[in-house]
RNA sequence: UCAUCCCGCGUCGGGAGAAUUCGGUCCCUAGGGACCGAUGCCGAAGGAGCAACCGCCCCGGUAAACUCUCAGGCCGAAGGACCGCACGGGUGAA
Numbered sequence: 001u002c003a004u005c006c007c008g009c010g011u012c013g014g015g016a017g018a019a020u021u022c023g024g025u026c027c028c029u030a031g032g033g034a035c036c037g038a039u040g041c042c043g044a045a046g047g048a049g050c051a052a053c054c055g056c057c058c059c060g061g062u063a064a065a066c067u068c069u070c071a072g073g074c075c076g077a078a079g080g081a082c083c084g085c086a087c088g089g090g091u092g093a094a
Stems, first nucleotide, its partner, number of pairs: 001093003005090004010085001012084003019039001021038008040074003046070001047068003053061003
């Protein structure tokens, strides 16, 4: 200097799904919001579970965007896996 990969980090861009359901209470600018309960639903925060494979083969290790829905979510906002981009560190090449 360049760039593959890895890690961290957003300060940026994109980012889905599913009842603006019902009942009660409260607040207030009277139309909205919040809380609680009920039922239905969603999967892409987090969490949990398992295959192949491996091992010291009783058993254990080990994945996910799969499965479960504990949590979270179902107007909007916030959040949001993942992708891009940027920054920092490591590594590699010349």
A computed fold for a 94-nucleotide RNA from Tropicimonas sp. IMCC6043, annotated as Glycine riboswitch aptamer. Rfam family: Glycine riboswitch aptamer. Rfam's curators write: This family represents the bacterial glycine riboswitch. The sequence was found by an Rfam model in a public genome assembly.